This is a predicted structure of a 1481-nucleotide RNA (small-subunit ribosomal RNA) from an uncultured bacterium. The sequence is in RNAcentral, with records from ENA and SILVA. It matches the Rfam family "Bacterial small subunit ribosomal RNA".

[in-house]
RNA sequence: AGAGUUUGAUCCUGGCUCAGGACGAACGCUGGCGGCGUGCUUAACACAUGCAAGUCAAGGAGAAAAUUUUCUUCGGAAAAUGAGUAAACUGGCGAACGGGUGAGUAACACGUAGGCAACCUGCCCUAGAGAUUGGGAUAACUUCGGGAAACCGGAGCUAAUACCGGAUAAUCAGCGGGUCCUUCGGGACAUUGUUGUUAAAGCUGGCUUCGGCUAGCACUUUAGGAUGGGCCUGCGUCCGAUUAGCUUGUUGGUAGGGUAACGGCCUACCAAGGCGAUGAUCGGUAGCUGGUCUGAGAGGAUGAUCAGCCACACUGGGAUUGAGAUACGGCCCAGACUCCUACGGGAGGCAGCAGUGGGGAAUUUUGCGCAAUGGGCGAAAGCCUGACGCAGCAACGCCGCGUGACCGAUGAAGCUUCUAGGAGUGUAAAGGUCUGUCGUGAGGGAAGAAAAAUCCGGAUGUAAAUAAUGUUCGGACGUGACGGUACCUCACAAGAAAGCACCGGCUAACUUCGUGCCAGCAGCCGCGGUAAUACGAGGGGUGCUAGCGUUGUCCGGAAUCACUGGGCGUAAAGGGUCCGUAGGCGUUUUGCUAAGUUGAUUGUUAAAUCCAUCGGCUCAACCGAUGACCUGCAAUCAAAACUGGCAGAAUAGAGUUCGAGAGGGGAAAGUAGAAUUCCUGGUGUAGCGGUGACAUGCGUAGAUAUCAGGAGGAAUACCGAUGGCGAAGGCAGCUUUCUGGCUCAAUACUGACGCUGAGGUGCGAAAGCGUGGGGAGCAAACAGGAUUAGAUACCCUGGUAGUCCACGCCCUAAACGAUGUCAACUAGCCGUUGGGGUCAAUUCAGCCCUUAGUGGCGCAGCUAACGCGAUAAGUUGACCGCCUGGGGAGUACGGCCGCAAGGUUAAAACUCAAAUGAAUUGACGGGGGCCCGCACAAGCGGUGGAGCAUGUGGUUUAAUUCGAUGCAACGCGAAGAACCUUACCUACACUUGACAUGCUGAGAACUUACUAGAGAUAGUUUGGUGCCUUCGGGAACUCAGACACAGGUGCUGCAUGGCUGUCGUCAGCUCGUGUCGUGAGAUGUUGGGUUAAGUCCCGCAACGAGCGCAACCCUCAUCUUCAGUUGCCAGCGGUUCGGCCGGGCACUCUGAAGAAACUGCCGGUGAUAAGCCGGAGGAAGGUGGGGAUGACGUCAAGUCCUCAUGGCCCUUAUGGGCUGGGCUACACACGUGCUACAAUGGCGGUGACAGCGGGAAGCGAAAGGGCGACCUGGAGCAAAUCCCCAAAAGCCGUCUCAGUUCGGAUUGUACUCUGCAACUCGAGUGCAUGAAGGUGGAAUCGCUAGUAAUCGCGGAUCAGCAUGCCGCGGUGAAUACGUUCCCGGGCCUUGUACACACCGCCCGUCACACCAUGGGAGUUGGUUUUACCUUAAGCUGGUGCGCUAACCUUUUUACUGGAGGCAGCCGACCACGGUAGGGUU
Repeated sequence: AGAGUUUGAUCCUGGCUCAGGACGAACGCUGGCGGCGUGCUUAACACAUGCAAGUCAAGGAGAAAAUUUUCUUCGGAAAAUGAGUAAACUGGCGAACGGGUGAGUAACACGUAGGCAACCUGCCCUAGAGAUUGGGAUAACUUCGGGAAACCGGAGCUAAUACCGGAUAAUCAGCGGGUCCUUCGGGACAUUGUUGUUAAAGCUGGCUUCGGCUAGCACUUUAGGAUGGGCCUGCGUCCGAUUAGCUUGUUGGUAGGGUAACGGCCUACCAAGGCGAUGAUCGGUAGCUGGUCUGAGAGGAUGAUCAGCCACACUGGGAUUGAGAUACGGCCCAGACUCCUACGGGAGGCAGCAGUGGGGAAUUUUGCGCAAUGGGCGAAAGCCUGACGCAGCAACGCCGCGUGACCGAUGAAGCUUCUAGGAGUGUAAAGGUCUGUCGUGAGGGAAGAAAAAUCCGGAUGUAAAUAAUGUUCGGACGUGACGGUACCUCACAAGAAAGCACCGGCUAACUUCGUGCCAGCAGCCGCGGUAAUACGAGGGGUGCUAGCGUUGUCCGGAAUCACUGGGCGUAAAGGGUCCGUAGGCGUUUUGCUAAGUUGAUUGUUAAAUCCAUCGGCUCAACCGAUGACCUGCAAUCAAAACUGGCAGAAUAGAGUUCGAGAGGGGAAAGUAGAAUUCCUGGUGUAGCGGUGACAUGCGUAGAUAUCAGGAGGAAUACCGAUGGCGAAGGCAGCUUUCUGGCUCAAUACUGACGCUGAGGUGCGAAAGCGUGGGGAGCAAACAGGAUUAGAUACCCUGGUAGUCCACGCCCUAAACGAUGUCAACUAGCCGUUGGGGUCAAUUCAGCCCUUAGUGGCGCAGCUAACGCGAUAAGUUGACCGCCUGGGGAGUACGGCCGCAAGGUUAAAACUCAAAUGAAUUGACGGGGGCCCGCACAAGCGGUGGAGCAUGUGGUUUAAUUCGAUGCAACGCGAAGAACCUUACCUACACUUGACAUGCUGAGAACUUACUAGAGAUAGUUUGGUGCCUUCGGGAACUCAGACACAGGUGCUGCAUGGCUGUCGUCAGCUCGUGUCGUGAGAUGUUGGGUUAAGUCCCGCAACGAGCGCAACCCUCAUCUUCAGUUGCCAGCGGUUCGGCCGGGCACUCUGAAGAAACUGCCGGUGAUAAGCCGGAGGAAGGUGGGGAUGACGUCAAGUCCUCAUGGCCCUUAUGGGCUGGGCUACACACGUGCUACAAUGGCGGUGACAGCGGGAAGCGAAAGGGCGACCUGGAGCAAAUCCCCAAAAGCCGUCUCAGUUCGGAUUGUACUCUGCAACUCGAGUGCAUGAAGGUGGAAUCGCUAGUAAUCGCGGAUCAGCAUGCCGCGGUGAAUACGUUCCCGGGCCUUGUACACACCGCCCGUCACACCAUGGGAGUUGGUUUUACCUUAAGCUGGUGCGCUAACCUUUUUACUGGAGGCAGCCGACCACGGUAGGGUU
């Protein structure tokens, strides 16, 4: 520090996800030790049991056990010690600390800085003064009674440091004076007079003349301090405006009360205030902080443990005591709950420490000790202390240590993998030599953690003092829960001690098997459908390590709420627009000020934490010391530049005045002409109208057309324009009236008067609404007609609201420049509108300059790109609005507005991993341009109808083997299924096999014949002993045996190679370097011409190159040369008349080498090019005809059944043999062909003329036989020699339009040939039979010249079988205007939400199930509030007949009276509760 994920790819925007750190954690697997920490985050839920707050030189009363002594009637009794002890009581102090929890609380609760001249403070410290004199009760105790208990009541006795009265003094309070200060409110100081208020005469020690004195402790009072608290204030402190108004003790005053103290804290009266957009009130959530986690920081999140503050103690209310409480282990009342009960009544409060139940994913022992630290009481000893110190449990966290070290190759075994050789695990193990952390055992160690207290002695203070007591020194005594401690030593023995996660990318780490969209994985992208590095397992590896992963949460990455540090033309985002309030911001200059600002100093910022250094535990974690830090707040002093404030001045911003100017700016009134429609009348007759074409409609009752007149409403042609005006919406005939704004030029004036603008007020297209008018045309809805599969549409005929006017609403638009307003600055060029100036001037016109608008290009710059570019989207400033992934949704609920329609404000649940912008390459378009092809058109002939042949589908079957399936499967693999082929079926037999290699044994190999059987096969049998040799044997072959193995036309063409088809013989497909672009990419390859062609030329940020095109190759067409048999015969001779022979090779021909054609020549055209058109010559002319040749790629195209091959499968069978059958089936459908339907023909006759080819298990002549297929025959020929071999269309005659002299299917019969064998199932022949069919619907195929059409011939395969296939020659046409349309293709361009690419993508309804949310007749909780009722306890006010120790009074001497007090009663306040009604959730 980044990465993955949107796309075919790219750049951006933008979300989601990951890598890091942390945790009071939990869960899974695993687990050796120690140190230091931490441990109910949930139910402030309920709690059994034990413990957590007592203590005391005062007070009165006062045991027991036990021991000893004495007495004794031996039963016991008494005394002493125990002991003034235990326990209880009175009294003092403490119990308000310590400990727990975080429910409540959004608040002076907390933090920070201050204030109190408005306050309190027990114990403690300092100082002064004092401590006097009386009195009456009461608990305990005794006794009686009640009650189940808790406990209560009566009578009697007694004490105090308990309680009460008096005296004394300071203080305090009131009044009156004095001095000083003052914010004029008041305060401080000293002193004076007057009124009221106090004590324990106590305890201990010592002395004592017994009166008392003295020391210590305790006590009273005063002043001060310290500590702790109370109150007040500034600032800071969460979310919601779908909470906008709140408040009546409320805000203030006066008087009084109350409090320690100020105060509406409370009461009475008076006034009507107070708070709030800088967020009151209300709702939700929450203890706050030091700190903790994270982060570079700023921030964000958090508030466990430790520390400070607050609040609470079952829930609510209340007071008492006290220095302090409204009191966790106190009290009273009410409520809920639990427990006891004799049913009358009582008891209780773990959010103390342990512990229990419950809740929960989840959190410990009912431990030891007061030894240390701290606290309470005490003079002290000491007692108490679940505070605390320790131990226990838990890998919950951090830190440290270990699980061994060194050698050790046969690179062991095992496992894994493999190309079977090997490789990996791996020096790892085994084995050898060591060590002893840890562990176990034993011993040492009572080290350090501990200083006090007490006692003794010394010094010293108080004191008369050698008591006592305080301080200090020395000595003695002797205290440890932890603890079987830490630590050290010895012995033993590698022994007891390694796991977890991951291995597709992000992200370090790969292979085998299993599984087969199943099982499963997954943080995101995504894996899994038979070869999964992603699932599960094994091997191996990577990472961390006594832990490792997962889950959850927080920060980070996220600049993804942007202060640091983002944006708004098109990605989310500028308000529709103007004015304007608060607010924010604001020109120049002078002086003053000091709020902001800056500097310095001071105080504070608790400790701990963090950081630095040093130190202590062996290190570390941990702990200690010192320093730094604590960025904050406050105070004081200083500065005066900037901002602010006050005062003065200025004119550049802004505005005013004078003079001109343009304009569909606005409002009202009037008016004009054209047009549509309607009405009236005339002329006139059959149609009009409308459409792609129709129809509805109008018209003989006279339309349309045309003429004249009239009515009425609406809108204003031409001018007219990226031209004008307006803030926007918007504004258009002309005239008048009223009126707003703008611009220019030049002077004068005011003197910052300005800009923006949350809320707010206006304006605001169209549609819509209300009331009243108006209504020509147009026209939602509606009706009819068409179109269509349908057509609730597009088209047509009609037509109502509405459109128009007036008034009032609505308040929204793609209200757009998708661009807020204002101001300043920053190259140019060209238009246009309004105004002004200079020049020359007579005008028009013009050049130049300037100003205000409005347009087009364009530099810099900006931008993701597109683009913007002085009218900015550039560079800056001021202010406002708005955005934060897509969907849900601009929706629901609530509020406000509206008559309604609806508008405005505006969520969440749920769901996805994307959604979006710009640009790129393709593909596509019933987009455009250019071009090509038998693509269409123009023609010729077919198919589709018939019969047959053949292939396919389907069906059938034991089997009808398999494959091929749009073009590009279907006379295809198959160039030939009777057996064989053959892969299929049935039956029968074989198992190292029909075939290959290796081993052992035997035998030559081979061969004749017979029997059984359907055959394979089995049995018997005849003949036969070979070749080489170093004599050992070897090679080939046959048989038998056991294993390795053979074998498979079994599966996967979607695992593959090779081969092939197709687009397509279409003209395309790319690369290097350079350049442009952030990039994908572009350029080149586009453009202008041209070509069959990316063929060539020109131009050009491109220059070159490659694969394709073309050419090179074969063949045909012309000629030459060479050669001349088997070919040929012009001339010569012979002849049996046949090139037959001699002869010749001239010609034809054969087959080798050459020539020839290149737009080369001429003319025109084109750009002086490439080329095109025409012509000449030539056998051939513009690629001369034909063939071979198939770019990058596409279709997961076809083929595992040609071959090869990975993987899988079968192995007495899915292999191999054999017999018979099947592939030839047949209601049907399709493809490809043959023959026809006839006269361009059939039939008969007839010595016209080819070419390519083939031939030895072959072609087979002549001759003979047969009607014929064919048979006999065998010449010749391994072929330019012989044979196949007859060419057929042709020509002549006849038939005369018929199901025929057409057509030949089908069937019968007799034969021929091939072959072991023609039944299933061959071909052919003769005779007989003579079906359909009369040129073929929709649709569809081929062909552009020696082509189509037509005619025959040959060959491969092959025993036989050809209408198929591959070739050959004969005869031999028609047509092409042209590119609008159909199909296919090429180039350029354009749109795109497509990229599996239009066979794409994608929208809505409906049906069913489920999830989430809104509404819903209602129903039920929580919370809050208003009014009223009810009042417990308590405080307070009144009363107080009843009761009453202290003091007073004492002739009312009594049961006195008074003061004071108490019970009771009455009133006020008030918790819980009740009734009725709201709000909210």